[in-house]
Record summary:
The RNA shown here (transfer RNA) has 84 nucleotides and comes from a Thermoguttaceae bacterium. It matches the Rfam family "tRNA". It is annotated as a transfer RNA. The organism belongs to Thermoguttaceae, within Bacteria. Its mean pLDDT, the model's own confidence on a scale to 100, is 82.
RNA sequence: GCCCGGGUGGCGGAAUUGGCAGACGCGCAUGGCUCAGGACCAUGUGACCGCAAGGUCUUGGAGGUUCAAAUCCUCUCCCGGGCA
Numbered sequence: 001g002c003c004c005g006g007g008u009g010g011c012g013g014a015a016u017u018g019g020c021a022g023a024c025g026c027g028c029a030u031g032g033c034u035c036a037g038g039a040c041c042a043u044g045u046g047a048c049c050g051c052a053a054g055g056u057c058u059u060g061g062a063g064g065u066u067c068a069a070a071u072c073c074u075c076u077c078c079c080g081g082g083c084a
Base pairs, nucleotide, nucleotide: 001083002082003081004080005079006078007077010026011025012024019067027045028044029043030042031041032040046057047056048055049054060076061075062074063073064072
């Protein structure tokens, strides 16, 4: 240099061919249980603003296409593998 795969909440990791982003698990928070803890059970848990109702933002970054983009297109950064 060329080719392939990948980058999504605090972490791992889904999203079935463009249609409610974050399922599920871990972790965490509160409560239950316990002498206490672990395990187990229940509920909650992306970020910001707000007393609340609710609003805004968010898939490495920047543009584009579209009514609608994690998903398609262009450029770019980073990680892994292959070829030379």